RNA sequence: GCAGAUGUAGUUUAAUGGUAAAACGUCCGCUUCCCAAGCCGAAGUCGGGGGUUCGAUUCCCCUCAUCUGCU
Numbered sequence: 001g002c003a004g005a006u007g008u009a010g011u012u013u014a015a016u017g018g019u020a021a022a023a024c025g026u027c028c029g030c031u032u033c034c035c036a037a038g039c040c041g042a043a044g045u046c047g048g049g050g051g052u053u054c055g056a057u058u059c060c061c062c063u064c065a066u067c068u069g070c071u
Base pairs, nucleotide, nucleotide: 001070002069003068004067005066006065007064010024011023012022013021018054026042027041029039030038047063048062049061050060051059
């Protein structure tokens, strides 16, 4: 330099154009003499920018980061 893959919550992963979800974790509460476990509830997420569309995590382009291959 060229080509490809991946990017979603603090972490690990779903979601093939129509309200972004689960588990663990965090916080509040209940329970308990206390702790742990259990139960209820809450906060928090589509790497960034544009395009297409009535509507984009999803399709297209550019870009950033990481990884792989070729040279």
This is a predicted structure of a 71-nucleotide RNA (transfer RNA) from a sheep gut metagenome. Its mean pLDDT, the model's own confidence on a scale to 100, is 81. The RNAcentral record of the sequence draws on MGnify.